A computed fold for a 104-nucleotide RNA from Dehalococcoidia bacterium UBA2979, annotated as TPP riboswitch aptamer (THI element). The organism belongs to Dehalococcoidia, within Bacteria. Rfam family: TPP riboswitch aptamer (THI element). Rfam's curators write: Vitamin B(1) in its active form thiamin pyrophosphate (TPP) is an essential coenzyme that is synthesised by coupling of pyrimidine and thiazole moieties in bacteria. The previously detected thiamin-regulatory element, thi box was extended, resulting in a new, highly conserved RNA secondary structure, the THI element, which is widely distributed in eubacteria and also occurs in some archaea. It was read from a public genome assembly, where an Rfam model found it.
Order: sequence, then C1' cells, then structure tokens
RNA sequence: UUGUCCCGCUGGGGGGGCCGUACGGCUGAGAUCCUUGGAAUAUAGGACUACCCCGAGAACCUGAACUCGGUAAUUCGAGCGGAGGAAAGCGAAGGAAGAGUUGU
Repeated sequence: UUGUCCCGCUGGGGGGGCCGUACGGCUGAGAUCCUUGGAAUAUAGGACUACCCCGAGAACCUGAACUCGGUAAUUCGAGCGGAGGAAAGCGAAGGAAGAGUUGU
C1' cells in the first nucleotide's frame, strides 16, 4: 500500500423427521402450520416470526427405497464427497490471518 475473512444493512436460498399406549421420547441450529386427496397411507401446492446458509458456498438438493455400523425407530453416525448441482450486493470503525513493494 492492498484485497479477503469476521461484523453490519438490504435482498435472497433452504429444511421441517423417527418412534412410544396417553403424556411424551431421540437426534439436531432448526423437526411448525394450512389446503388438496383419500378407507387408510401416499401425492401435490402454499405460508412462515424463528433457525441455518449465500461462492473461503457440506445451508440444502441429486445420487438414494444407496453402503457399512448403531438404535425402540429414524434423512442416528460414518462413507458416498479432491462427485454433480445450489442462493449476493453494498459498507463506517475495529479485529483476524495474509499478499506485494521499499528500507535496514
């Protein structure tokens, strides 16, 4: 000297299970409602304060009714995954780790 990240504002993206006899339990940041449909289950659509995530992108989706392990059971853990997709602009001060140049 310089951009990035943290942070803030605005905008946007996403998920919303599994069980047990009621009441509740398990994991998690987050497990909510409404409508359609139907014997029941499925399917489809919508809303959403909150929660998480927005390219340093594992928020989330596909693969996947996947594989192994575990559990009462599960999108519970790991693999898959140096696979493919996936939603951004601006900014004062400060902080974090850097990069370049010059001097000693």